[in-house]
RNA sequence: GAGAGUUUGAUCCUGGCUCAGGAUUAACGCUGGCGGCGUGCAUAACACAUUCAAGUCGAACGGAAACAGGCCUUCGGGUUUGUUUUAGUGGCGGACGGGUGAGUAACGCGUGAGCAAUCUGCCCUUUACUGCGGAAUAACAGAGAGAAAUUUCUGCUAAUACGGCAUGCACCGUAGAGACCGCAUGGUCAAAUACGGGAAAGAUUUAUCGGUAAAGGAUGAGCUCGCGUCCGAUUAGAUAGUUGGUGACGGUAACGGCGCACCAAGUCGACGAUCGGUAGCCGGACUGAGAGGUCGGACGGCCACAUUGGGACUGAGACACGGCCCAGACUCCUACGGGAGGCAGCAGUGGGGAAUAUUGGACAAUGGGGGAAACCCUGAUCCAGCGACGCCGCGUGAAGGAAGAAUGCCCUCGGGUUGUAAACUUCAGUAGGCAGGGACGAAACAAAUGACGGUACCUGCAGAGUAAGCCACGGCUAACUACGUGCCAGCAGCCGCGGUAAUACGUAGGUGGCGAGCGUUAUCCGGAAUUACUGGGUGUAAAGGGUGAGUAGGCGGGUCUGCAAGUCAGGAGUGAAAUGUACGGGCUCAACCCGUGCCGUGCUAAUGAAACUGCAGAUCUUGAGUGCGGAAGAGGUAAAUGGAAUUCCCGGUGUAGCGGUGAAAUGCGUAGAUAUCGGGAGGAACAUCUGUGGCGAAGGCGAUUUACUGGGCCGCAACUGACGCUGAUACACGAAAGCGUGGGUAGCAAACAGGAUUAGAUACCCUGGUAGUCCACGCCGUAAACUAUGAUAACUAGCUGUUGGCGAUAUACAGUCAGUGGCUGAGCGAAAGCAUUAAGUUAUCCACCUGGGGAGUACGACCGCAAGGUUGAAACUCAAAGGAAUUGACGGGGGCCCGCACAAGCGGAGGAGCAUGUGGUUUAAUUCGAUGAUACGCGAGGAACCUUACCUGGGCUCGAACGUAGAUCGAUGUAUGCCGAAAGGUAUAUUCCCUUCGGGGCGAACUACGAGGUGCUGCAUGGUUGUCGUCAGCUCGUGCCGUGAGGUGUUAGGUUAAGUCCUGUAACGAGCGCAACCCUUAUCUUUAGUUGCCAGCAUGUAAUGAUGGGGACUCUAAAGAACUGCCAGCGCAAGCUGUGAGGAAGGUGGGGAUGACGUCAAAUCAGCACGGCCCUUAUGUCCUGGGCUACACACGUGCUACAAUGGUCGAUACAGAGGGCAGCUACUUGGUGACAAGAUGCAAAUCUCUAAAAUCGAUCUCAGUUCGGAUCGGAGUCUGUAACUCGACUCCGUGAAGUUGGAUUCGCUAGUAAUCGCAUAUCAGCCAUGAUGCGGUGAAUACGUUCCCGGGCCUUGUACACACCGCCCGUCAAGCCAUGGAAGCUGGGGGUGCCUAAAGUCCGUAACCGCAAGGAGCGGCCUAGGGUAAAACUAGUAACUGGGGCUAAGUCGUAACAAGGUAGCCGUAG
Repeated sequence: GAGAGUUUGAUCCUGGCUCAGGAUUAACGCUGGCGGCGUGCAUAACACAUUCAAGUCGAACGGAAACAGGCCUUCGGGUUUGUUUUAGUGGCGGACGGGUGAGUAACGCGUGAGCAAUCUGCCCUUUACUGCGGAAUAACAGAGAGAAAUUUCUGCUAAUACGGCAUGCACCGUAGAGACCGCAUGGUCAAAUACGGGAAAGAUUUAUCGGUAAAGGAUGAGCUCGCGUCCGAUUAGAUAGUUGGUGACGGUAACGGCGCACCAAGUCGACGAUCGGUAGCCGGACUGAGAGGUCGGACGGCCACAUUGGGACUGAGACACGGCCCAGACUCCUACGGGAGGCAGCAGUGGGGAAUAUUGGACAAUGGGGGAAACCCUGAUCCAGCGACGCCGCGUGAAGGAAGAAUGCCCUCGGGUUGUAAACUUCAGUAGGCAGGGACGAAACAAAUGACGGUACCUGCAGAGUAAGCCACGGCUAACUACGUGCCAGCAGCCGCGGUAAUACGUAGGUGGCGAGCGUUAUCCGGAAUUACUGGGUGUAAAGGGUGAGUAGGCGGGUCUGCAAGUCAGGAGUGAAAUGUACGGGCUCAACCCGUGCCGUGCUAAUGAAACUGCAGAUCUUGAGUGCGGAAGAGGUAAAUGGAAUUCCCGGUGUAGCGGUGAAAUGCGUAGAUAUCGGGAGGAACAUCUGUGGCGAAGGCGAUUUACUGGGCCGCAACUGACGCUGAUACACGAAAGCGUGGGUAGCAAACAGGAUUAGAUACCCUGGUAGUCCACGCCGUAAACUAUGAUAACUAGCUGUUGGCGAUAUACAGUCAGUGGCUGAGCGAAAGCAUUAAGUUAUCCACCUGGGGAGUACGACCGCAAGGUUGAAACUCAAAGGAAUUGACGGGGGCCCGCACAAGCGGAGGAGCAUGUGGUUUAAUUCGAUGAUACGCGAGGAACCUUACCUGGGCUCGAACGUAGAUCGAUGUAUGCCGAAAGGUAUAUUCCCUUCGGGGCGAACUACGAGGUGCUGCAUGGUUGUCGUCAGCUCGUGCCGUGAGGUGUUAGGUUAAGUCCUGUAACGAGCGCAACCCUUAUCUUUAGUUGCCAGCAUGUAAUGAUGGGGACUCUAAAGAACUGCCAGCGCAAGCUGUGAGGAAGGUGGGGAUGACGUCAAAUCAGCACGGCCCUUAUGUCCUGGGCUACACACGUGCUACAAUGGUCGAUACAGAGGGCAGCUACUUGGUGACAAGAUGCAAAUCUCUAAAAUCGAUCUCAGUUCGGAUCGGAGUCUGUAACUCGACUCCGUGAAGUUGGAUUCGCUAGUAAUCGCAUAUCAGCCAUGAUGCGGUGAAUACGUUCCCGGGCCUUGUACACACCGCCCGUCAAGCCAUGGAAGCUGGGGGUGCCUAAAGUCCGUAACCGCAAGGAGCGGCCUAGGGUAAAACUAGUAACUGGGGCUAAGUCGUAACAAGGUAGCCGUAG
């Protein structure tokens, strides 16, 4: 030393991406009061107008000019002295100071040493000297050239300018006995040394200042060495003065290949040379817990550079920023002949750029140059100006103040919030303003001297007056509401927001954060243990090399001795200052500044220690090896041999097929196949034994025998004596496929051909079939080369097999060594798992990893005959990719079980006609909804008007209804006209009540407020409903297990209709479901007896429970009766079985009601309710007529049939349930009938609606019929204002299709199916054949669970989780993006060869100059630059071309995930 978000339905892990922090020479956006201290071209080392930035000295020199004085004067002036100024000669300084970072990967820098291989102006100390003499030259004058810059000639002149001579040490060169020292060359001292050589300058105010030689010091500089100093190996070899030597060689201050001549062939390099890229280095700065990482702006040290390149001169010092020469580019002047220039000094300009300041003041201070000094110069410096660029400090007011004002915003309309905030009251007065005073910085010697600056600071005065913004508010992350918008506009750091209720966009209010700033962008460090030294990993997540032997390297057993390289200890030197830090001090504080100490982990030299490592020596045997004796083995190579089988050939027997498949076909066969027997040929492979058995390093090795040969194991303990382990590069081996050459080829079999399958089938299946498979030799060098697990050594519980040895007489047995398996513990691990054959605990060495994709690709290199292999990126793109495990779901996975699921049956649908619903079409409208199962005789349980929502047309606008308030009126209504389709409009007449007279009640129209909407959203909702499914499931508490999601319970063995129950059990209990409780039905009992019943007793009738009465019976309606209770067998039990008993009923007796957690964004905004949105003279509302009833067609559900188990006619019997007053209607009459007329009972166990099939008899006789009844014609009845569109019924007539229905499909397991009728709701009537109920008659079949469908439980796989209607791959098509190749085109840097060659040093030199010294000229070497040539490298661009990535709804298929429907995957070939 803090973490968080993001992969999943959820979990743990791996792993990337992202955020919160700090920093900056910053920039941009919005905003901006003051001060202090800092800081300010990061880009074009791009180009620069203009001023300034290096001068000074008259006490070195001769002049010139001006002024002042003296003297002389021909009055023009001359001369002299002094002062001032100074162009020139001369001296010193322009090598400092200032700028910049282009170059440089280097002794450039840092650090530490060295020079016995060196120089050093000015300064300090010491010693000695400073004598004589000479020749010139600028200035100046005159004369020329030139536009200018500049320059030529003649003449004069001075010096501290320049020569010559003398003297001369401690100086230099040569020689030098000797002494001392060191570090190898060597150094120091040196007696009398000897020979040779070499100096000087003067000025002056007389104090001094200079000059020469020498020694020493100080300072500065030069050179050498150890160590350290970025990236790339897709840069592996580099090097010719290169490496070394010799030379009295040259050169330098000095060593040196620095240069030259000769000789030798070295030198550097995997400890990374060379090459390429990038870069000034450091003190330090930022960050970080630290270790580290990044940076090198300001300040300080060093280096390099000064327009580009080269060169030297002068000098103590330069190869010289404001000097010189030459060359190049550029700019300027020009009279075109020639010239001039260099801001990377300070300011400033243009340009570039996101971006960086004034053409300021002063030498007052500090420092520098010159001077004796005064002083002069100084864009160094000190100050000021500009910029919130940074750091620090201050302010924008303080206290009180609730009517909690107003405004704004929100609102549930009550209120909340803004908010003590404001107003208001009282105050102090910073900054700012005005006025007065006013510094330190100034040191010396008295004076004088301050740019900043009338600045800082002090005092006074007035007055809240002049001063707040920016960002954020979904999570991370502190802070929420409203409106607008509607996948649009937009936001976004990551996850992600936005498709009509957005805390995520925009605005507002509010809130949070920071505050003269706040955000954004960029960059660095951090978080990131995400390169892991501190401090990571590699079986499955990325990652162990395919394997071996072995080189370098790394590491290495026991004992003793020595050394001291590593190591350790104390002391010494150094580690500049600044920075940092501790303490103290100065600015009012702070930033800032000052002082002292510490730190600076490093390097160097010396001293010491000797445990460990190392080195050297000695020794040991346990590591390792050798030897001797044994046993095992598909270890390897070569040769020989063998039998079975396939195929082929020959012959025999034999006849029509064989073969093959899911089924077939291609194919073979009457020219005789297949089958079978005999013989022969040939190639390949070796059954049984055979075994989680053996051997080998791995790949791999399997008949038998022989030869040669490698390794391991066991036993013994004779020998060696650490000889060991690992192992980069090189080397060897290395399955299959593939390649080359030559053989061989029986079977099999890529490619290929044919046949099938299929929508297609370049496949899977079948028939053939070539490479190949085999052998020899040579390549290739890869595999899921896997134990996905590198090698070696040691240690750490066990159980149980097996192989080879050993021990003992022994097959038993316990043990031991070496292998090879299974299981389990500690421990480890994300888990699953591993577990003495570790994935445990340690040690050593090697290899490898660092998000997914792009990609094992491109380019380059190496290897290969080729195929290809090895090495191996980037741009771009995504926020994941991934591992293990969990719960589900799913599987053309498995097991168990259930269901009219199949099967077994019965009857239907699908064909016909009609009814009805739907689709479609049509229409002005055919209103709307429902749409697989789970829509379609559904909402609708009643569309002629109404309903009605639709259409046409005509009307109304507070409206068709209701309430409140206001003002007005007295209505309303009734009657009669007119217009009109009606609604409505309009006209006439008539018309209220109470009263205390104020008014009130009631009503109307008017005004205002509330309306109204079957308009939208069922994906905003409530409620209700369907379905899975009346399936047996769904959960919880506590405990336990697991890091966790979760598991357990609920699984297992039985059993059940059932998670029903029992047994077992880390579970024990519980809840919602199941069952039961409820209703109904079947039987009996008890109780009760009206409107029901009537056996017995009476009465009465033609007859009838009609009457009295009765409760027996039926019935009505309340209670009870059934529980595997009993028996037998089986079973631990639960329970099962039994034509068991009993019982009306037997194992849930039948039926109903009852629908768990949930699923389908299932249905419904048109039943109702409701949020939001929309309409408001209309999407509201009233009315007329129409439509919902259309009709080529398609589908669903039904009815009626096709007939004789029937039709027709006649006779005749028996229900249940339900309804009934605007009703059901007995009965009578009329009508063929629907019905009508009359009349009676009943608001009902009382009256009424009220049966049919069946049964009996007759007839029909198999036909489109005496079946069937559609359709049509005619006549009627009933309901209703009204039956045209568009009602039902009746009668007469007409008499269609249809003769049992393809593929397919539906219902039903008993009072069921089938069949027969009845009732009811809705309703005026009815399109009802529908729906809901009711009873009558009343079957067949179920072996069974293989299959289809649905469901339950367990298990398995999974890349699915929107959950298989899932996921997902590749081509093609479209758009965009980056990138590879590419004929070519255009640049760039570096090197090489050749030609040429400026300036310049050096060398040479007879003619010219000079008395001479010397010079000019000429020649030579080298060389910047230029030209040219060939090649390599590198970059840009490019027709065309290759793949790659990304992109809501494109095309084709379906490869993968489940046994993914042919298991998948790896290598290779096609």

A computed fold for a 1470-nucleotide RNA from uncultured Actinomyces sp., annotated as small-subunit ribosomal RNA. Rfam family: Bacterial small subunit ribosomal RNA. Model confidence (mean pLDDT): 82 of 100. Lineage of the source: Bacteria > Actinomycetota > Actinomycetes > Actinomycetales > Actinomyces.